[in-house]
Molecule: small-subunit ribosomal RNA
Organism: uncultured rumen bacterium
RNA sequence: AGAGUUUGAUCCUGGCUCAGGAUGAACGCUGGCGGCGUGCCUAACACAUGCAAGUCGAGCGGAGAUAUAUCGGAGAUUCUUCGGAUGAUCUUUUAUAUCUUAGCGGCGGAUGGGUGAGUAACACGUGGGUAACCUGCCCUGUACUGGGGAAUAACAGUUGGAAACGACUGUUAAUACCGCAUAUGCGCACGGGACCGCAUGGCCCUGGGAGGAAAGAUUUUAUCGGUACAGGAUGGGCCCGCGUCGGAUUAACUUGUUGGUGAGGUAACGGCCCACCAAGGUGAUGAUCCGUAGCCGACCUGAGAGGGUGACCGGCCACAUUGGGACUGAGACACGGCCCAAACUCCUACGGGAGGCAGCAGUGGGGGAUAUUGCACAAUGGGCGCAAGCCUGAUGCAGCGACGCCGCGUGAAGGAAGACGUAUUUCGGUAUGUAAACUUCUAUCAGCGGGGAAGAAGAUGACGGUACCCGACUAAGAAGCCCCGGCUAAUUACGUGCCAGCAGCCGCGGUAAUACGUAAGGGGCAAGCGUUAUCCGGAUUUACUGGGUGUAAAGGGAGCGUAGACGGUGAGGUAAGUCUGAUGUGAAAACCCGGGGCUCAACUCCGGGAUUGCAUUGGAAACUGUCUGACUUGAGUACUGGAGGGGUAAGUGGAAUUUCUAGUGUAGCGGUUAAAUGCGUAGAUAUUAGAAGGAACACCAGUGGCGAAGGCGGCUUGCUGGGCCAUUACUGACGCUGAGACACGAAAGCGUGGGGAGCAAAUAGGAUUAGAUACCCUAGUAGUCCACGCCGUAAACGAUGAGUACUAAGUGUCGGGAAACCGGUGCUGAAGUUAACACAUUAAGUACUCCGCCUGAGUAGUACGGUCGCAAGGCUGAAACUCAAAGGAAUUGACGGGCACCCGCACAAGCGGUGGAGCAUGCUGUUUAAUUCGAAGAUACGCGAAGAACCUUACCUAGACUUGACAUCCCCGGCAAAGCUAUAGAAAUAUAGUGGAGGUUACCCGGGUGACAGGUGGUGCAUGGUUGUCGUCAGCUCGUGUCGUGAGAUGUUCGGUUAAGUCCGAUAACGAGCGCAACCCUUAUUACUAGUUACUAACAUUUAGUUGAGUUCUCUAGUGAGACUGCCGGUGAUAAAUCGGAGGAAGAUGGGGAUGACGUCAAAUCAUCAUGCCCCGUACGUCUAGGGCUACAGGCGUGCUACAAUGGCCGAUACAAAAAGACGCAAUACCGUAAGGUGGAGCAAAUCUCUAAAAUCGGUCUCAGUUCGGAUUGAGGUCUGCAACUCGACCUCAUGAAGCUGGAAUCGCUAGUAAUCCUGAAUCAGAAUGUCAGGGUGAAUACGUUCCCGGGUGUUGUACACACCGCCCGUCACGCUAUGGGAGUCUGUAAUACCCGAAGUUGGUAGCCUAACCUUUUGGAGGGGGCCAACGAAGGUAGGAUAGGUGACUGGAGUGAAGUCGUAACAAGGUAACC
Repeated sequence: AGAGUUUGAUCCUGGCUCAGGAUGAACGCUGGCGGCGUGCCUAACACAUGCAAGUCGAGCGGAGAUAUAUCGGAGAUUCUUCGGAUGAUCUUUUAUAUCUUAGCGGCGGAUGGGUGAGUAACACGUGGGUAACCUGCCCUGUACUGGGGAAUAACAGUUGGAAACGACUGUUAAUACCGCAUAUGCGCACGGGACCGCAUGGCCCUGGGAGGAAAGAUUUUAUCGGUACAGGAUGGGCCCGCGUCGGAUUAACUUGUUGGUGAGGUAACGGCCCACCAAGGUGAUGAUCCGUAGCCGACCUGAGAGGGUGACCGGCCACAUUGGGACUGAGACACGGCCCAAACUCCUACGGGAGGCAGCAGUGGGGGAUAUUGCACAAUGGGCGCAAGCCUGAUGCAGCGACGCCGCGUGAAGGAAGACGUAUUUCGGUAUGUAAACUUCUAUCAGCGGGGAAGAAGAUGACGGUACCCGACUAAGAAGCCCCGGCUAAUUACGUGCCAGCAGCCGCGGUAAUACGUAAGGGGCAAGCGUUAUCCGGAUUUACUGGGUGUAAAGGGAGCGUAGACGGUGAGGUAAGUCUGAUGUGAAAACCCGGGGCUCAACUCCGGGAUUGCAUUGGAAACUGUCUGACUUGAGUACUGGAGGGGUAAGUGGAAUUUCUAGUGUAGCGGUUAAAUGCGUAGAUAUUAGAAGGAACACCAGUGGCGAAGGCGGCUUGCUGGGCCAUUACUGACGCUGAGACACGAAAGCGUGGGGAGCAAAUAGGAUUAGAUACCCUAGUAGUCCACGCCGUAAACGAUGAGUACUAAGUGUCGGGAAACCGGUGCUGAAGUUAACACAUUAAGUACUCCGCCUGAGUAGUACGGUCGCAAGGCUGAAACUCAAAGGAAUUGACGGGCACCCGCACAAGCGGUGGAGCAUGCUGUUUAAUUCGAAGAUACGCGAAGAACCUUACCUAGACUUGACAUCCCCGGCAAAGCUAUAGAAAUAUAGUGGAGGUUACCCGGGUGACAGGUGGUGCAUGGUUGUCGUCAGCUCGUGUCGUGAGAUGUUCGGUUAAGUCCGAUAACGAGCGCAACCCUUAUUACUAGUUACUAACAUUUAGUUGAGUUCUCUAGUGAGACUGCCGGUGAUAAAUCGGAGGAAGAUGGGGAUGACGUCAAAUCAUCAUGCCCCGUACGUCUAGGGCUACAGGCGUGCUACAAUGGCCGAUACAAAAAGACGCAAUACCGUAAGGUGGAGCAAAUCUCUAAAAUCGGUCUCAGUUCGGAUUGAGGUCUGCAACUCGACCUCAUGAAGCUGGAAUCGCUAGUAAUCCUGAAUCAGAAUGUCAGGGUGAAUACGUUCCCGGGUGUUGUACACACCGCCCGUCACGCUAUGGGAGUCUGUAAUACCCGAAGUUGGUAGCCUAACCUUUUGGAGGGGGCCAACGAAGGUAGGAUAGGUGACUGGAGUGAAGUCGUAACAAGGUAACC
């Protein structure tokens, strides 16, 4: 840093997708160790159990325990002098000491810990204010701590209750409670004075008044307390500026609401609350409402700007089952406090009670998913305490989880016979691979044994026998996951066969899958690897940095103008913006830099930077703002002139159409491609005259004019808007743009009333058509016209918003001006711009200002909601779902019922055919045991097949063989094998005999074994080779250069010309290649050479070129010549060339042939041959016999013969060429009516043989199914061949069918051609009407290129590129998906109104209760209870609002390999398309 994907290819636009990083993750496979972190994202769901907030006896009275002493009592045991002594043990009193602690009291419990439900808010962040406040414990300072009083828990007794928990009576203490005294600098009211502040006000000094404190404890001399005041520190409360998500399909909201006055309340300001008064307040700079959400430091990503997130750690806030409430207190409206209401759970004796894990563990549940009911207070910190200490699931540690980051290991060196195995293979090898084995070495981790910390200031160590260190020991215990078509590093084999499957995108899979599955190999990462989910990036794809808007999505239809934004020149002031300095703050952690500590790293510690921000303050004054005062160039006004379909109202004119009246006139008119409907003998159309009525204004007329746009066109007049030029004068920035708002706005449409000639939706009829609800025709109503009122949209377009300034030229036109020039309207074009097309002073260029709009395609300008409208409908305007494209411009092709030019037996002009008949032959179809297979428009069909009776033969039936009919290798055996004979058989074959020297190294024969043979079995869509076709058409390309961002273009186009991309000229092209042409063969003329088997002129000779002789001629066959537009004339650019002519055997490639460019048709052929893969291998191979390929209702193609007189028949008679011949051609001769036979001269060929017919001459037939025609059939023969039954050809005699020139349609041919006539050859035993070849006779016609077909070139359009046999639209039918409406129905949400009204607070209050103070002892003050009132949660009722679910039925939408109907669009798409 980019890449893939729209196309045949290209550039662009534009979406989708990928590569990166990240995570509190989850899932799959796998899993050695350690360190540091981290772990319910879901149900703020419910919770068993244990623990998480206590502490102080140095505040207090008790109670209890222990010890000692002591008062008293009881008293075992032992001794005894029986008196007593002793005295274990128990017990009572008192005292002392130690310990425990239920209660009163103090402090704490408001911290710590959890969670993120709510909250869009002064909640949070940041910076300020508090002159409007509070602050326990702590610190500093000053002063004080005197003297009294009355109670009450505990306790005791009685008593209620199941329990929880109480009730009453009595007793008692305090650092508990209450008076009194004293009191400052406290505070209250009233005065006086100094200073300060932004206002209210603050502060200091001072006067005399009313008021207000305290608590003691301990121990032995010092502490810890207590009270008041002031200050500090810390922590809070309140207020303010700025910042803080989405929705306008939420536009209005608000009545304590906004403000004032006065009371109340609070620590404090304040409608915080109340009474009264006023009617305000908020809002497009987005109020209100709805949805969503804890906020931040930070974290992730990113180059940054940004975007996303708000786990862990830290700050703030909110909450503690849900809702409400206060109490206490310095602090709470309080997670482990209280009261009430609600739901839920538990206990209950049914009366009543108890509870709140969003503390740590843990359980159930939910979920894809998240841990131990662990240890310790050793450290850090917290509460209480003088302290010891106690408490602390805060915290420190451990456990579990690869959840993340970091580190380490799974060995190292040597080792080629490149082992075995595996995979593959062209069988040679190659890969795995120095990898292993083997040798040597090492011990990190783990395991074993031993030692053993720091963390702790005096003691105290959960972690922990841990970290770490040492020793011995064994390569042992330790590698997987994903991928391998492109993107994207890495390929082969087998299996599968559009199946199974893969896939992030493009896409793979239909028999050779580098894409599926497996294996081998390879690549990547590694104790992990992949997948999924989410975020950022790439994406400049919301564009501040950093995008666009003519045609890709996108300029509002157009104006006026409000708010707003922006704004000319000079000067002066100011300092809001701006710039600069300083100060404060921007917590810590994080990040970056430099160091330090764990062996390194992760991690952590220290220092610095950064924290781009906010605030305060000093300065600067160019620019912006603002104020003052000027200016004239922007803008405007006045005067003059002139242009104009600008608007509006009234009047008026002629042409034309139609209708009416009258005349003339007669049979048609009208209409169309052609017709018909229609009109017309009741007189049309036509024509003449007159009249009526409505609408529109020919020519002028013009990329000409005017207008903001829509739009405006006869003429005249009235009224009226705007613009332009010229010239002075005036105002003095008055300007530009413009969200909303307002007025304008074609056509169609709507309402009311007129009008209605023509035209004309709808409609009717006629045509067309397969249909024709269309196009065409005849009619025809709304409407079109007028007035008034709506509608408000168009491809309302220059698809181009408005304004200002600047930036080459040339030219047309309109207005003004004397001109310079100014203002419009067009064209060409430079720079520049643009994806290209194109734009280009009328910008799409260069800049500035303002507004509108766009962000993939479809769904859809649809639904819902709102709003406007009488309606039609307009404006605003989505989503679900589907796709990987949709699109713009240009390129090359192809195509067009587009255009232009050219060519071709393409048409035309001609000649002869086919299509009708009979037969031959091939094909289809059908049949069959089989009728083998292939070929299928042209380019299959007398084709493969140059020849099926057997063979061929591939098919069928039957019978046989199995290493095989054929090849190679190995082993064994043999003297035989082939041939001949016999038998069986249809034959193959089998058996027997005979036979004999090819082989004998066994190379021959037989047998055996398996490797293999064999296959006309499949795939021509796996192939080679060969072939057809476009087409013998003139095309197809390349190198270099140039142009274009590029595909590509140029060259190859253009003007001529040609059969030709043939040549010439022009030319950003210059050259070249494959094609064309030529070179080759043949034919036409001729020369030379040669002269047998050819020829014969002359000379001889003969029946005969027969012979001699000869080579003149013919001919043969070899070498040459000749023809080149070379010459002349015209035309043409003086060219190429063309037309005519001469000469010439031949004249313009002389005729014919061979020769077939790049390519197209997945064209044909696996059955010529070759060949990959697949398949069969006692059969899909091989052999044999017979049959079949020859069938026969029908259809098609190609031919032959005919239908006759240009003929048939009979007779006579002439002239070829080219071939072939030994498995042959065969003469003369003889036989046969003939086919043919007998026989055999000659000939391996210019020697011999096979050899013409039509034509010509004569005769006959005389137009008929014939003396035409010959099918069919009967009989008899000939030939070939083992064999003519199925199934050959020919001959003779007899028979004598259809057919009298052929419908629609269609084929060939342009000269030695068509037509016609014979001849030969290949194949072949035999078997041509076919094929190939040869000669004989020998025409007609071509004006010409409009049309049909095919081709070439240029151009044009295109939505085609599998390329028109293309593409593609809509209804209907079926499946699936999401969605709108819907009688309703169900569930929520937030308010409103009313009812009820808990706890509680505040206020009020005759009865009841009442320790402290006062008192005259009776009361009072004060307090409490009760009651009342107000507020007040939950609850109830009601009507609306709003959200979601569901709903018979219904609407369209999307989607789905091969459904139906048509053919709307793309070409002039066959009626141009579109709004």